About this RNA:
Small-subunit ribosomal RNA, 3' major domain from an uncultured bacterium, 459 nucleotides, folded computationally. Rfam family: Bacterial small subunit ribosomal RNA.
[in-house]
Context: one part of a larger RNA
RNA sequence: UGACGGGGGCCCGCACAAGCAGCGGAGCGUGUGGUUUAAUUCGAUGAUACGCGAAGAACCUCACCCAGGUUUGACAUGCAUGUGGUACUGAUGUGAAAGCUGAGGGACCCUUCGGGGAGCAUGCACAGGUGUUGCACGGCCGUCGUCAGCUCGUGCCGUGAGGUGUUGGGUUAAGUCCCGCAACGAGCGCAACCCCUGUCGCCAGUUGUAUUUUUCUGGCGAGACUGCCGAGAAAACCUCGGAGGAAGGAGGGGACGAUGUCAGGUCAGCGUGGCCCUUACGCCUGGGGCUACACACACGCUACAAUGGGCAGUACAACGGGUCGCGAAGCCGCGAGGUGGAGCUAAUCCCAUCAAAGCUGUCCUCAGUUCGGAUUGCAGGCUGAAACCCGCCUGCAUGAAGCCGGAGUUGCUAGUAACCGCAGGUCAGCAUUACUGCGGUGAAUACGUUCCCGGGCCU
Numbered sequence: 001u002g003a004c005g006g007g008g009g010c011c012c013g014c015a016c017a018a019g020c021a022g023c024g025g026a027g028c029g030u031g032u033g034g035u036u037u038a039a040u041u042c043g044a045u046g047a048u049a050c051g052c053g054a055a056g057a058a059c060c061u062c063a064c065c066c067a068g069g070u071u072u073g074a075c076a077u078g079c080a081u082g083u084g085g086u087a088c089u090g091a092u093g094u095g096a097a098a099g100c101u102g103a104g105g106g107a108c109c110c111u112u113c114g115g116g117g118a119g120c121a122u123g124c125a126c127a128g129g130u131g132u133u134g135c136a137c138g139g140c141c142g143u144c145g146u147c148a149g150c151u152c153g154u155g156c157c158g159u160g161a162g163g164u165g166u167u168g169g170g171u172u173a174a175g176u177c178c179c180g181c182a183a184c185g186a187g188c189g190c191a192a193c194c195c196c197u198g199u200c201g202c203c204a205g206u207u208g209u210a211u212u213u214u215u216c217u218g219g220c221g222a223g224a225c226u227g228c229c230g231a232g233a234a235a236a237c238c239u240c241g242g243a244g245g246a247a248g249g250a251g252g253g254g255a256c257g258a259u260g261u262c263a264g265g266u267c268a269g270c271g272u273g274g275c276c277c278u279u280a281c282g283c284c285u286g287g288g289g290c291u292a293c294a295c296a297c298a299c300g301c302u303a304c305a306a307u308g309g310g311c312a313g314u315a316c317a318a319c320g321g322g323u324c325g326c327g328a329a330g331c332c333g334c335g336a337g338g339u340g341g342a343g344c345u346a347a348u349c350c351c352a353u354c355a356a357a358g359c360u361g362u363c364c365u366c367a368g369u370u371c372g373g374a375u376u377g378c379a380g381g382c383u384g385a386a387a388c389c390c391g392c393c394u395g396c397a398u399g400a401a402g403c404c405g406g407a408g409u410u411g412c413u414a415g416u417a418a419c420c421g422c423a424g425g426u427c428a429g430c431a432u433u434a435c436u437g438c439g440g441u442g443a444a445u446a447c448g449u450u451c452c453c454g455g456g457c458c459u
Stems, first nucleotide, its partner, number of pairs: 007459007015449002019412005026302008034293002042053002064288007073126001077125007088105002093100002108117003128277002131275003137271002139266003142262001144260001149188006155164003168179003194254004199222007225248001228242005304405001308364007320351003325344002330339003371402001376397007418441007
């Protein structure tokens, strides 16, 4: 000077408390550990790993295993030599393919006609490596933490490390601002400038609106500043209440993450130093594996029902995506789907009558049930060379556990939680129970800061 203390003072945060919905018990999905395996590729491991890298493991991906093959190589550059029946094409044979074999056909550009280029072959340099080191690194990311801090110049103090400023009195979400002060200023952070949203005005409107308006779309602007009033403070900042207002004291949300910490994570996204392999740790191919299963954990989904389940009728969205694509009407099928092909490079057409919870009516009457849907059998559909290992969907049948969950533990303070559906990325197909968004319905509670956890300032 820091850090730490089951030292002190002050303060904050869904940190506790007050509430709501969960998890922990069941079945299933996904990830991980463990075990198994020829292989079950690798990484991530308290918070900060475990629906994580992976926004899509049947082949490919692919790094793993088995087997077959190849050696200047699947790819790049250079040098030397050779090469017109050369490059290219490739019958046949072998083979699971890759590969090996190689009959036959058979070129291009420039030219001073000597040749040169391109290609190919051989050789040499080299390529190649998801091999190793994240404790050699760049870049990027997580975390403390959107916490309010971290520093510098000059001056002053101290022998010096260093201090002061940055402490103190108030105040704030904030080192925010005010006052004071051997300090005076400044920088990185805070805030603001950026985007979305809430109100209004003006302009323009196609493909939107039956129609002018309105809605909507796009652009430009206005509006909120403690501006006004009162109280406190009174020196100021500021705090509390009120008016007006769509909105009030940061209106709500996002992007934005200081100096640093964890030798945090990543050499497997990429780049890269060192080391290592070089007829193999490179490359190609077929098949298998990453999908195993006594078990343990993490995160979810569906339930255990009557605020419910089934059936019939009926209403209201937003975000998005679409030409190798979205695919309408009509017809066929109980259905998945098939056929069909209009329209659309999209405010036009389609996904998509765009929703579901909702509302109305009716059945069920508390039961392992008309709850629940696991599991299994059969029959089909779709994608794709190919669904055995190992895809998704449909119909019929089957109908398991489960009657609200121990110790413990998670999220959330408002259009939030909870419930409900919809869209998108990845993608041939496939997870929609994951992720990223979108709208619909729409609560309860916060006395307070003693305690648990984390953090800030002073001592």